[in-house]
RNA sequence: CUUAGCUCAGCUGGUAGAGCAAAUGACUCUUAAUCAUUGGGUCAAAGGUUCGAAUCCUUUAG
Numbered sequence: 001c002u003u004a005g006c007u008c009a010g011c012u013g014g015u016a017g018a019g020c021a022a023a024u025g026a027c028u029c030u031u032a033a034u035c036a037u038u039g040g041g042u043c044a045a046a047g048g049u050u051c052g053a054a055u056c057c058u059u060u061a062g
Base pairs, nucleotide, nucleotide: 001062002061005020006019007018008017014051022038023037024036025035026034044060045059046058047057048056
């Protein structure tokens, strides 16, 4: 260091996000491109602290 299929954000604990990808629609003779919309997460696992943990503490795995 481990967060969406991939690449990564997430400030001093307060409803988890972007880009790409995917799906649908528009456009097009068709594909691609472009535009719009939508879905998608046990935040590596377990435990602890706390009203509240992706965030703090411990252990484990990679």